The prediction has a mean pLDDT of 82. The RNA shown here (transfer RNA) has 74 nucleotides and comes from a Nitrososphaeria archaeon. The sequence is in RNAcentral, with records from ENA. Its Rfam family is "tRNA". Rfam links the family to the GO term triplet codon-amino acid adaptor activity. RNAcentral records the identical sequence in 2 taxa.
RNA sequence: GCCGGCGUAGCUCAACCUGGCAGAGCGCGGGGCUCAUAAUCCCGUCGUUGUGGGUUCAAAUCCCACCGCCGGCA
Repeated sequence: GCCGGCGUAGCUCAACCUGGCAGAGCGCGGGGCUCAUAAUCCCGUCGUUGUGGGUUCAAAUCCCACCGCCGGCA
């Protein structure tokens, strides 16, 4: 240099193909239970969907450019 994949909550990942209220688990905070702890149960806490632009009534999702990470080729 060329090709491909990935980037979404504090962490690990869904949702993307087929545009229509952004979710789960873990974590964290509070409470129940217990003599106490662990386990478990309940409630709460979470997001410029990597950045910028375009299309659209509507974009995490489609299109373009860029940035970062990983892999392959040279």